[in-house]
Context: one part of a larger RNA
RNA sequence: UGACGGGGGCCCGCACAAGCGGUGGAGCAUGUGGUUCAAUUCGAUGGUACGCGAGGAACCUUACCAGGGCUAGACACACACACUGAUGUCUUGGAGACAAGGCAGCUCCGCAAGGAGAGUGUGUGCAGGUGCUGCAUGGCUGUCGUCAGCUCGUGCCGUGAGGUGUUGGGUCAAGUCCCGCAACGAGCGCAACCCCUACUACCAGUUACUAACGUGUUAAGGCGAGGACUCUGGUGGGACCGCCGGCGACAAGCUGGAGGAAGGUGGGGACGACGUCAAGUCAUCAUGGCCCUUACGCCCUGGGCGACACACGUGCUACAAUGGGCACUACAGAAGGAUUGCUGUGCUGUGAAGUAUGGCUGACCGAUAAAGGUGUCCGUAGUCCGGAUCGGAGUCUGAAACUCGACUCCGUGAAGCUGGAAUCGCUAGUAAUCGCGCAUCAGCAUGGCGCGGUGAAUACGUUCCCGGGCCUU
Numbered sequence: 001u002g003a004c005g006g007g008g009g010c011c012c013g014c015a016c017a018a019g020c021g022g023u024g025g026a027g028c029a030u031g032u033g034g035u036u037c038a039a040u041u042c043g044a045u046g047g048u049a050c051g052c053g054a055g056g057a058a059c060c061u062u063a064c065c066a067g068g069g070c071u072a073g074a075c076a077c078a079c080a081c082a083c084u085g086a087u088g089u090c091u092u093g094g095a096g097a098c099a100a101g102g103c104a105g106c107u108c109c110g111c112a113a114g115g116a117g118a119g120u121g122u123g124u125g126c127a128g129g130u131g132c133u134g135c136a137u138g139g140c141u142g143u144c145g146u147c148a149g150c151u152c153g154u155g156c157c158g159u160g161a162g163g164u165g166u167u168g169g170g171u172c173a174a175g176u177c178c179c180g181c182a183a184c185g186a187g188c189g190c191a192a193c194c195c196c197u198a199c200u201a202c203c204a205g206u207u208a209c210u211a212a213c214g215u216g217u218u219a220a221g222g223c224g225a226g227g228a229c230u231c232u233g234g235u236g237g238g239a240c241c242g243c244c245g246g247c248g249a250c251a252a253g254c255u256g257g258a259g260g261a262a263g264g265u266g267g268g269g270a271c272g273a274c275g276u277c278a279a280g281u282c283a284u285c286a287u288g289g290c291c292c293u294u295a296c297g298c299c300c301u302g303g304g305c306g307a308c309a310c311a312c313g314u315g316c317u318a319c320a321a322u323g324g325g326c327a328c329u330a331c332a333g334a335a336g337g338a339u340u341g342c343u344g345u346g347c348u349g350u351g352a353a354g355u356a357u358g359g360c361u362g363a364c365c366g367a368u369a370a371a372g373g374u375g376u377c378c379g380u381a382g383u384c385c386g387g388a389u390c391g392g393a394g395u396c397u398g399a400a401a402c403u404c405g406a407c408u409c410c411g412u413g414a415a416g417c418u419g420g421a422a423u424c425g426c427u428a429g430u431a432a433u434c435g436c437g438c439a440u441c442a443g444c445a446u447g448g449c450g451c452g453g454u455g456a457a458u459a460c461g462u463u464c465c466c467g468g469g470c471c472u473u
Base pairs, nucleotide, nucleotide: 005473007472008471009470010469011468012467013466015462016461019426020425021424022423023422026317027316028315029314030313031312032311033310034308035307042053043052064303065302066301067300068299069298070297073126077125078124079123080122081121082120083119084118087104088103089102090101091100092099093098107116108115109114128292129291131290132289133288137286138285139281140280141279142277144275149188150187151186152185153184154183155164156163157162168179169178170177194269195268196267197266199237200236201235202234203233204232205231209226210225213224214223215222240263243257244256245255246254247253319419323378324377325376326375327374328373329372336365337364341360342359343358344357345356346355347354348353385416390411391410392409393408394407395406396405432454433453434452435451436450437449438448
């Protein structure tokens, strides 16, 4: 000077408390440990690993295993020599990689010779490595933590390490601001500047909108028309404790009120100081060193990453009546969509879907939102709850669904009657609950990222648990 204390003082945070819903029990999904295996590729491991890298493992991916093959190589540059347009397609053998053969085909400059460029083969300097080291590194990231801190210049104090400033009195979400003070200033952080959202004015007006006029219908902005309204999307305004009262030190500020769409940071996002954990990543990429070089490189077929006595994490669906089934009936938002996408309508099928024919570079399509409302059945039952599992028949994608896809229909109907110790999330348009979309993607979502609908309860308080800040010992 720090760090630590079952030392002290002050203060924060869904930290506790007060509440609401879960996890831990069941079935399944998914990740992990373990075990198994020819292989079950690798990494991530308290918090800060475990629906994590993976925004999508049938082949590919793929890094693993078995077998079959290649050796200047699947890929790059250069040189030398030889041959040849490039290329497309077919046949045969083979699991394929590959090998052998056939057919089509004939670049540019130049009269030509020749040259340019490209391809194939041979040779060489080399390629290649998801091989090792994240404790050699860059870059990127997690975490403390969106916490309010971390420092510097000059001055002053101290032999010095260092201190002061940054402590103190108030205040704030904040080292935020005010006052004081041997300090005076400054930087990185805080805040603001950026984006979305809530109100409004102006400008613009189609595929959106419809007040007035006309037309039209069983009905309908359906049509003419309109530029008012809703809305769309661009530019501005608006909130600053600005105004009033009280408190305060005449300060900073706190508190009540008015006005206002919004009030004291309005709500949300982006944004993460000096540093910590030799934190994570050599498998995104880059890169030092080391190692392999007819193999630790490369190609292919098949298998594996999907195994299963178990154990844990994260989820989905339930155990029902605030429910389940059936019929009828409303109301969203944000994203996405033509080198084969999004699809309306008709027909076929119980259905997944198929088929014919139209529309769309888009206020068109997807698109019926669902919970909700109305009516009716069920009557506490392992049930008209629950849907696992299994049998059969199909649809779609794709060369190909056996290992190992999703979906549909019929049948089957398991565990489960609210979950021990323990433990998690959330303070408002939040939790809970309901559906919709997007990325990845041929196909495949209970995960991830978004969107809106319905919409609570509770907070006395800071003694205690956890994490953190300041002062002090």

This is a predicted structure of a 473-nucleotide part of an RNA (small-subunit ribosomal RNA, 3' major domain) from an uncultured bacterium. Rfam family: Bacterial small subunit ribosomal RNA. The RNAcentral record of the full RNA draws on ENA and SILVA. Its mean pLDDT, the model's own confidence on a scale to 100, is 83.